[in-house]
RNA sequence: GACUUAUUAAGAGUGGCUGAGAGACUGGCUCUAUGAAGCCCGGCAACCUACAUCUCAUUUGAUGUGUGGUGCUAAUUCCUGCAUUUCCUAUGAAAUGAAAGAUAAGAU
Numbered sequence: 001g002a003c004u005u006a007u008u009a010a011g012a013g014u015g016g017c018u019g020a021g022a023g024a025c026u027g028g029c030u031c032u033a034u035g036a037a038g039c040c041c042g043g044c045a046a047c048c049u050a051c052a053u054c055u056c057a058u059u060u061g062a063u064g065u066g067u068g069g070u071g072c073u074a075a076u077u078c079c080u081g082c083a084u085u086u087c088c089u090a091u092g093a094a095a096u097g098a099a100a101g102a103u104a105a106g107a108u
Base pairs, nucleotide, nucleotide: 003106004105005104006103007102008101013041015040016039017038021031022030023029025081027079028078042073043072044071047069048068050065051064052063053062054061077100082097083096084095085094086093087092
């Protein structure tokens, strides 16, 4: 790098260093010297792991804690791109599903 499965409406800083960009991409719309991205610390969460209790019977499931591995910490994945349906004279709007993206675990 491509593949499979699951999740994607909740949650989380008035901190330190540093100093100009950031929100994947398209079109929008936003954030940002009242400090972007990055790093550190803090925090959130519970995907994997570990542990505890219960259940089941060579194993399975439930609940909890948060030891370890990730992840996350503006806006629903910020909205949107494709399809279907409904409304509308039309621009367009709404709903549902997909696609794409992200994360985790697995397998190649």

This is a predicted structure of a 108-nucleotide RNA (SAM riboswitch aptamer (S box leader)). The sequence was found by an Rfam model in a public genome assembly. The coordinates come from a structure-prediction model, not an experiment, and the mean pLDDT is 83.